[in-house]
RNA sequence: GGGUCGCUAGCUCAAUCAGGCAGAGCAACGGACUCUUAAUCCGUAGGUUCAGGGUUCGAUUCCCUGGCGGCCCA
Numbered sequence: 001g002g003g004u005c006g007c008u009a010g011c012u013c014a015a016u017c018a019g020g021c022a023g024a025g026c027a028a029c030g031g032a033c034u035c036u037u038a039a040u041c042c043g044u045a046g047g048u049u050c051a052g053g054g055u056u057c058g059a060u061u062c063c064c065u066g067g068c069g070g071c072c073c074a
Stems, first nucleotide, its partner, number of pairs: 001073007010026004020057001028044005050066005
């Protein structure tokens, strides 16, 4: 340099294929239980979906450009 895949909550990942209310687990916080802690159970909060632009009534999803990372080739 060429190809390809990925980027979503503090962390690990779904949702993308086929556009239509952004989710789960863990972690955090509050509560129940317990002599206390842990475990368990209930609840709460937490998002610039990598950035910019385009298409569309509507974009995490499609298209373009760029950034970062993995793999393959040179």
Predicted 3D model of a 74-nucleotide RNA (transfer RNA) from an Actinomycetota bacterium. Its mean pLDDT, the model's own confidence on a scale to 100, is 81. Rfam family: tRNA. Rfam classes the family as a transfer RNA. RNAcentral records the identical sequence in 2 taxa.